[in-house]
Context: one part of a larger RNA
RNA sequence: CCCGCAACGGGACGAAAAGACCCCGUGAACCUUUACUAUAGCUUAGCGCUGAUCUUGGAUAAGUGAUGUGUAGGAUAGGUGGGAGACUGCGAAGCAGGUACGCCAGUAUUUGUGGAGUCGCCGUUGAAAUACCACCCUUUGCUUAUCUGGGAUCUAACUUGAACAAGGACACCGCUUGGUGGGUAGUUUGACUGGGGUGGUCGCCUCCAAAAGCGUAACGGAGGCUUCCCAAGGUGCACUCGGCACGGAUGGUAAUCGUGCACAGAGUAUAUUGGCACAAGUGCGCUUGACUGUGAGACCAACAAGUCGACCAGGUACGAAAGUAGGGCAAAGUGAUCCGGUGGUUCCGCAUGGGUGGGCCAUCGCUCAAAGGAUAAAAGGUACUCCGGGGAUAACAGGCUGAUCGCUCCCAAGAGCUCAAAUCGACGGAGCGGUUGGCACCUCGAUGUCGGCUCGUCACAUCCUGGGGCUGGAGCAGGUUCCAAGGGUUCGGCUGUUCGCCGAUUAAAGUGGCACGCGAGCUGGGUUCAGAACGUCGUGAGACAGUUCGGUCUCUAUCUGUUGUGGG
Numbered sequence: 001c002c003c004g005c006a007a008c009g010g011g012a013c014g015a016a017a018a019g020a021c022c023c024c025g026u027g028a029a030c031c032u033u034u035a036c037u038a039u040a041g042c043u044u045a046g047c048g049c050u051g052a053u054c055u056u057g058g059a060u061a062a063g064u065g066a067u068g069u070g071u072a073g074g075a076u077a078g079g080u081g082g083g084a085g086a087c088u089g090c091g092a093a094g095c096a097g098g099u100a101c102g103c104c105a106g107u108a109u110u111u112g113u114g115g116a117g118u119c120g121c122c123g124u125u126g127a128a129a130u131a132c133c134a135c136c137c138u139u140u141g142c143u144u145a146u147c148u149g150g151g152a153u154c155u156a157a158c159u160u161g162a163a164c165a166a167g168g169a170c171a172c173c174g175c176u177u178g179g180u181g182g183g184u185a186g187u188u189u190g191a192c193u194g195g196g197g198u199g200g201u202c203g204c205c206u207c208c209a210a211a212a213g214c215g216u217a218a219c220g221g222a223g224g225c226u227u228c229c230c231a232a233g234g235u236g237c238a239c240u241c242g243g244c245a246c247g248g249a250u251g252g253u254a255a256u257c258g259u260g261c262a263c264a265g266a267g268u269a270u271a272u273u274g275g276c277a278c279a280a281g282u283g284c285g286c287u288u289g290a291c292u293g294u295g296a297g298a299c300c301a302a303c304a305a306g307u308c309g310a311c312c313a314g315g316u317a318c319g320a321a322a323g324u325a326g327g328g329c330a331a332a333g334u335g336a337u338c339c340g341g342u343g344g345u346u347c348c349g350c351a352u353g354g355g356u357g358g359g360c361c362a363u364c365g366c367u368c369a370a371a372g373g374a375u376a377a378a379a380g381g382u383a384c385u386c387c388g389g390g391g392a393u394a395a396c397a398g399g400c401u402g403a404u405c406g407c408u409c410c411c412a413a414g415a416g417c418u419c420a421a422a423u424c425g426a427c428g429g430a431g432c433g434g435u436u437g438g439c440a441c442c443u444c445g446a447u448g449u450c451g452g453c454u455c456g457u458c459a460c461a462u463c464c465u466g467g468g469g470c471u472g473g474a475g476c477a478g479g480u481u482c483c484a485a486g487g488g489u490u491c492g493g494c495u496g497u498u499c500g501c502c503g504a505u506u507a508a509a510g511u512g513g514c515a516c517g518c519g520a521g522c523u524g525g526g527u528u529c530a531g532a533a534c535g536u537c538g539u540g541a542g543a544c545a546g547u548u549c550g551g552u553c554u555c556u557a558u559c560u561g562u563u564g565u566g567g568g
Stems, first nucleotide, its partner, number of pairs: 001568008010560003014555002022390004027386002029382004035187005041180003045176004051154016068137001078136005085119003094113008158167003190202003199219001203225006226371001227269001228328002233287007241265001243261005267276002270333001272331003291314003297308003303372001316325003339365007347358002397443001398441001399439003403436001405433006414424002450525001451523003455517001456514005463488003466483006490504005531549004535544003
């Protein structure tokens, strides 16, 4: 070196199971609720099944009777029209009694008595006689008809019951209807995101980033907006600001006045940027162009949108005119489509004429703010979970980095009585290692995770043992430092613990790497499924790097590796 046999289980990111954790899907399923929308059930009302009698209300219509007071005025004048006479022996005025109304003045009616008149026309009044007739109005009595509410009683529908009987137009049942309704059902419950959740954000404007055309990202750095103004718009004319110095009554640092300096250090409705004094800034006069019909041509731009704009026609404001004016110094102040409202309209009108309705023009209604807006209308739990995917994305380990952490070194202000360097060493600087992190690069068709046990092996930044230097080393004991990895580096109590504290020793009870070495070697106490409980949170389903009791650890070794052994 080759070939066996027997072992072991470090590796083949070993086998097994399209990861159950995590994220994603406009996936699913169950569960919850004051999510949304329905709905069984319950309930309200009406009608039907459904009848009788009595009583008491209401409404409407007709008939009939009554009723009607501002002031002035004989006095309680409803309105309008006709009207000069009307009523009375078929009983007038008056008197006595009753009833109704009442504004307490009286009016109407009736019974008795009485026995011959009473009222109007005339003057007051906006309006003239209830003298008389007709038609009406307000309020109201009675009668009739129709409709309807309440109450009571009944029995014959109907119900219970074998019968007797009991209940009774209720109940049951049916239809329509308001309410209630996780009992049941269907669903919704956004995205971005240095994993997800929590937080924050989501449209528009300005600046920087932006690398001198335009454009250009991040949970990059700063700010604003969802308006305001009939003047803060148009035009004509005129004017110049803020500040400082000096002067000047009250008057002061600062009011108003004068002079000078000074291109702007002010102002511009409002953020910022760019403009603006020839003013776009500040006043005054007159006004409505903050027009109608349009739009050559451009900018921007995936689309949809957005932006600028001369000429022309009409009619207008200001200006002597030339001219200017289709809002505001410019860039924010916003919302598609559908649906619906309002005004207008020489449009359409399904045989025809109309019309309901629609179109067109103008305009209105959305923190549709998740702002290119899924619906008019929507929240949660899942550790009982499931499916499809992802190492496009987290937790372990590895990798990169090294802010943080540990160690070493440089410089040497200072402390050390004096003296930087025996010892300590600020402010700074340079390395090494790889803790806590950051990143998300292999692995989600699986790389098993803390601690213990077993078995070790390596590094040296050395705990002990060995050898040196310096010392602020008298000796003993130390401090610091250099060399050194041969060997060694304990037993217990508590805790799942690593760690730590404690007890007793020891020469010493070292620090680290090996997938925080080692589960196809063991364990399974912890963490991290399903059961249960407490505290807390939540209306609840449930939840909690809170606690507590319980809780299946599979693999017959092919290769490689190692050990033992045999043969060539």
The part of an RNA shown here (large-subunit ribosomal RNA, domain V) has 568 nucleotides and comes from a metagenome. Rfam family: Bacterial large subunit ribosomal RNA. The coordinates come from a structure-prediction model, not an experiment, and the mean pLDDT is 83. The RNAcentral record of the full RNA draws on SILVA.